[in-house]
RNA sequence: UCAGAUGGCCGGAUGACCGCGGGCGGGGCAACCUGUUCGAGGAAAGUCCGGGCUCCACGAAAACACGGUGCCGGAUAACAUCCGGCGGGGGCGACCCCAGGGAUAGCGCCACAGAAAUCAAACCGCCAACCGGACUUGUCCGCGGCAAGGUUGAAAAGGUGCGGUAAGAGCGCACCGCGGCUCUGGCAACAGAGGCGGCACGGCAAGCCCCACCGGGAGCAAGACCAAAUAGGGACGGCAAAUUAUCCGUUUUCGGAUCGCCGUCCGGGUAGGUCGCGAGAGGUGGCAGGUGACUGUCAUCCCAGAGGAAUGGUCAUCCCUUCAGCAAUGAAGGACAGAACCCGGCUUACAGGCCAUCUGACGCU
RNA sequence: GCGCCCUUCGUCUAUCGGUUAGGACUCAGGAUUUUCAUUCCUGCAAGAGGGGUUCGACUCCCCUAGGGCGCGCCA
Numbered sequence: 001u002c003a004g005a006u007g008g009c010c011g012g013a014u015g016a017c018c019g020c021g022g023g024c025g026g027g028g029c030a031a032c033c034u035g036u037u038c039g040a041g042g043a044a045a046g047u048c049c050g051g052g053c054u055c056c057a058c059g060a061a062a063a064c065a066c067g068g069u070g071c072c073g074g075a076u077a078a079c080a081u082c083c084g085g086c087g088g089g090g091g092c093g094a095c096c097c098c099a100g101g102g103a104u105a106g107c108g109c110c111a112c113a114g115a116a117a118u119c120a121a122a123c124c125g126c127c128a129a130c131c132g133g134a135c136u137u138g139u140c141c142g143c144g145g146c147a148a149g150g151u152u153g154a155a156a157a158g159g160u161g162c163g164g165u166a167a168g169a170g171c172g173c174a175c176c177g178c179g180g181c182u183c184u185g186g187c188a189a190c191a192g193a194g195g196c197g198g199c200a201c202g203g204c205a206a207g208c209c210c211c212a213c214c215g216g217g218a219g220c221a222a223g224a225c226c227a228a229a230u231a232g233g234g235a236c237g238g239c240a241a242a243u244u245a246u247c248c249g250u251u252u253u254c255g256g257a258u259c260g261c262c263g264u265c266c267g268g269g270u271a272g273g274u275c276g277c278g279a280g281a282g283g284u285g286g287c288a289g290g291u292g293a294c295u296g297u298c299a300u301c302c303c304a305g306a307g308g309a310a311u312g313g314u315c316a317u318c319c320c321u322u323c324a325g326c327a328a329u330g331a332a333g334g335a336c337a338g339a340a341c342c343c344g345g346c347u348u349a350c351a352g353g354c355c356a357u358c359u360g361a362c363g364c365u
Numbered sequence: 366g367c368g369c370c371c372u373u374c375g376u377c378u379a380u381c382g383g384u385u386a387g388g389a390c391u392c393a394g395g396a397u398u399u400u401c402a403u404u405c406c407u408g409c410a411a412g413a414g415g416g417g418u419u420c421g422a423c424u425c426c427c428c429u430a431g432g433g434c435g436c437g438c439c440a
Base pairs, nucleotide, nucleotide: 001361002360003359004358005357006356007355008354009353010352012318013317014316015315016314017313018312020039021038022037023036024035025034026033027032041336045347046346048345049344050343051342052341053219054218055217056216066215067214068213069212070211071085072084073083074082075081086100087098088097089096090095101210102209106208107207108204109203110202118157123150124149125146126145127144131142132141133140134139135138158176159175160174161173162172163171177199178197179196181194182193183192184191185190223275224274225273226272233266234265235264236263237262238261239260245258246257247256248255249254282301283300284299285298286297287296288295289294319334320333321332322331323330324329366436367435368434369433370432371431372430375390376389377388378387383420392408393407394406395405396404413429414428415427416426417425
């Protein structure tokens, strides 16, 4: 210098004027006027997880069912998040990616092709040792033996080499792989070493399932309080009418209550209003502990809160990008997006720029 | 705001993880007819986008986009 990797930050700046929403004041009978202060984000988004909070249900706990999570250890209020480690894969490297428990509990599936898809089998092949037959007397056929090679497929079940054999085969041996066992290190996942087993045991659990752990349900339109008009409910009192209707006293006679109108009072509750609703698992900085996520402590700050609606505009100077121009300069433009109960994460969108650490290549000293 | 559901030819739909995603209507061409309609034959035409699991994905899982439905009390 070029090409990258990781982590973090900014995401137009300053000033003036005009305007909008909230809080606290002042003036005014009121309408309103006026002062001061605060006023979007890293994602406020998607609503994909986890919690706070509120109500409902439930005697407690457990189990079944259903749903979720899934290497190990830790962090945390909790998590599917984060940190550290392990194993596997990719990259020359910095570094990145992994839903990463169990296929020896059981069931199921593996299309087409292929001889054969998991328990056996043999299409092309290889062999002629044993037994039988034929003759041309060392060949062929039968009975047979084999699975090395070919073919198909995503996958053919240990691999390579040497020996061995009629030909072959873990049949034997060495190394590698695989599975148990023992020892050592580690909290653990796991790693290393030794020795054993000749290998019998293919893949799929983001198929059913098994194991371990977690989960009661709904959501601020939760929920609480105040409470109009109209309609309807209840209590008391009054009036009227009638034994018609309904109910009860087992049935009839009979008795009682209700159904009508008016007045007073009460309760539920809609519209509407108030609260929930902004001091919080809060921000910033220092110190201490920890590899780290994070925790503790001290100091300091108050930082939007509403109706669904506010959070903006103009001008000047500067910054950046694009275009025109030799230049001076001129023109256009400023990413994604936008709170609504709150918080911790994840995911997605994002023009451009800055900082730190590290890697590779080339060059120079 | 909160909760839930669905995306397959132009339209309505089918599909147990396995050939070239099937059918109906529409459309285009041809046949029949003097012509049109009807009828018959043939054809065109699709898995919302991206990633993952798997030998293999419309189907299973995740993310994104688009669309749709519902919401407190009483009468």